[in-house]
Context: one part of a larger RNA
Molecule: small-subunit ribosomal RNA, central domain
Organism: uncultured bacterium
Parts: sequence; C1' cells; structure tokens
RNA sequence: CUGGGCUUAAAGGGUGCGUAGGCGGAUCGAUAAGUGUCGUGUGAAAUCCCACUGCUCAACGGUGGAACCGCACGGCAAACUGUCAAUCUUGAGGAAGGUAGAGGCCGUUGGAACGAAUGGUGGAGCGGUGGAAUGCGUAGAUAUCAUUCGGAACGCCAAAGGUGAAGACAGGCGGCUAGGCCUUUCCUGACGCUGAGGCACGAAAGCGUGGGGAGCAAACAGGAUUAGAUACCCUGGUAGUCCACGCCCUAAACAAUGUACGCUGAGUUACGGAGGCUUUGACGCCGUCGGGACUGUAGAGAAAUUGGUAAGCGUACCGCCUGGGGAGUACGGUCGCAAGAUUAAAACUC
Repeated sequence: CUGGGCUUAAAGGGUGCGUAGGCGGAUCGAUAAGUGUCGUGUGAAAUCCCACUGCUCAACGGUGGAACCGCACGGCAAACUGUCAAUCUUGAGGAAGGUAGAGGCCGUUGGAACGAAUGGUGGAGCGGUGGAAUGCGUAGAUAUCAUUCGGAACGCCAAAGGUGAAGACAGGCGGCUAGGCCUUUCCUGACGCUGAGGCACGAAAGCGUGGGGAGCAAACAGGAUUAGAUACCCUGGUAGUCCACGCCCUAAACAAUGUACGCUGAGUUACGGAGGCUUUGACGCCGUCGGGACUGUAGAGAAAUUGGUAAGCGUACCGCCUGGGGAGUACGGUCGCAAGAUUAAAACUC
C1' cells in the first nucleotide's frame, strides 16, 4: 500500500455552517470527452515466457514465436458517465393556515430560605461530634418578634415530560428573535447530499479589566482523629462561584454509536399536530404524520446486546485505527497574556 475495521477489544472529529473536491432524481433530443469495438502505425535490442537447438549436462549461448497488458490516428456504436438544449415533480426550497415548547437575548418584577444591621422580649448557655475541642456568648449570644438592607438560587407543578446542532436550557410578566411539527398540494423546478482547509458556537476550571460578594468554598489557620494525618470529621476562611466586556477551547464534550438518503416486521405507552365517530363541553374511541421511550421478530454480533431512533440490508461523502510501554511526551510550527492547547515523532524496551 492493499485488506480488514471504528458501542464495550486500537479507532467517530465536542457541535454546526460552509469553500474546493467527491457523489447526485425522472423523461426526451443532440454530441461523442470518458466507454466499447474494428483497423492502421508504433511499442529498439537485450531481459521475462514458449518451442526447437549448440557447448558431454547445467549455467551460458543461438534461431523462431509469443508478449511488451501502452500510446497516437482513423472508422463505427450510443446503453452507461460527462457536456449542451428542452421538459417534469416525487428530492429540496417557498407560500398560506394552524400549533407545542426550561430554544436564544434584553428589561422588569415576586415569594420562601439564608446572612447582616437596628430595636423589643428574655437571661445562660449556644454550636458542633462517634465522642470532643477549637469557635460564639453577661460588652446579653442561642431562641423569638418587628423593621430595614443584601446577594444568590428558583420548592410544589415535574414526568419514561419538553426545546436546542452540540455545549446546554426551569419563579412570573413584557419586548426582540431563531428553529421545528401538522394541514393544504398553491408556487419554484434538482436549486440536492457530504464536506479537506476555513468560519462560528463550545460545560466546568482558569486568565485580564471593572463591579459585586448572602450562602458555599480550593488555598490557608485552628480543633480533633492517628504511630504519623500535609487527609477523611469539626470551627473559621481567601481566591472562586455572581454581573459586564475580552480571552482560554478542553471534558467519561458519552448513546463511549459521524452526517444524509432508501429498503426491511409486530405490540404497548405518555408528548405535539391534522382528520373521522360521539358529545354542549371535557373524557373516550378509530386511523395518520412528527418526535420521546419500552418489549421484541427476522437478521446482525465474540458475546453482552442491538433490533423501523439498527449495531439489519444497501448507497454517497468525511473523520479515524494498525501490538504494549516510551507518549498524546520531545523537537519544530501555529495559537494563547499566562496556564497551556493543537499538530506530532524517535532511540530504547517488552
């Protein structure tokens, strides 16, 4: 390299948009670049292969043939691929009418809890643990009542529930805004799929500047435990957690399962929409589309399992793997304020 693979053995990029490229629906016509066929020329000799043959054999050599799987030109064919032209509607998109939702951003507002401040009541403990102690408290704590302030998170509803490309998203209300699904089959007429580079987004932690800081809490301090205890437990407590703007770009970023399309068989369930039956309505029943789950057929699989949400049967394109360690490291490049990220070896060793 070929081959074989990528849920769990090595291996799916964190996610999307999209450039080049690759691939691409139905019908008709033209063309003849690819393609097929025929012919002509060329494809030096030697080598390789076959037959015969010369050295006693062989290596080696001689003669003839085949081959040189290629290229060029010409004739013919027109199914397929390409190109050009025309048409179509089922792929894709749009329109109209509905519809669900923690989708995103901004503003505003609410109650519970917590902490603090002030005042009232009250008077000796509180707190904490396995048991204690550090700690708080007669300068009046804990408890309780009232008022005020503050920051963060949103109980019940709540769910096998919903939305989003992923990360993720949850009090209420308002504004701005994106996408989905259903119905009609009205419009465009292949406008599509994938996507190296590229661009954008991307939990937490971390970084920069300025705010904010109730609770929690790395670091740190103290008390315990212990042989020791740089821990687990306790009392405190700073970064941080929160906001704005700018970076970082990594996760068991997981369904450890790339995206898209087609084909293949049953049952049950809660969610959204349209239709039909019934009904004042709600509930209910039937059937259909979309999405969320469960059971399970054939099949697949090493098995676990999976099984119309495939890991079944196929197609297109991308990414990735190639024994363990060394090592996701060194060096170099790129990016970053830094932390570091990304790309990524070898010696050696088993």